[in-house]
Molecule: transfer RNA
Organism: candidate division WWE3 bacterium CG_4_8_14_3_um_filter_42_11
RNA sequence: GGAGCCGUAGCUCAAGGGUAGAGCAACACUCUUAUAAGGUGGCGGUUGGUAGUUCGAAUCUACCCGGCUCCA
Numbered sequence: 001g002g003a004g005c006c007g008u009a010g011c012u013c014a015a016g017g018g019u020a021g022a023g024c025a026a027c028a029c030u031c032u033u034a035u036a037a038g039g040u041g042g043c044g045g046u047u048g049g050u051a052g053u054u055c056g057a058a059u060c061u062a063c064c065c066g067g068c069u070c071c072a
Stems, first nucleotide, its partner, number of pairs: 001071007010024004018055001027041004048064005
C1' cells in the first nucleotide's frame, strides 16, 4: 500500500427495514443472626462518527475513526 471481517448497556452477545433486548455485573427490596447463594423490581443505549437512500435505518450505501486477520 491492497483486501476481508467487526464496532450495539460496565462486560459477553442478540435483533438483517417498523420506536433495541437477554445473560452477567452494579443498585434497591426480600430471605438470613450475618455473609454468600436464591427470589422480586427498577435503572442503565443519541446502536463508533458524519452524510445519503427510504414514509421509516442498529439493519442498506458512501466516507472517516478504531480493532483483528490475510496479501504484498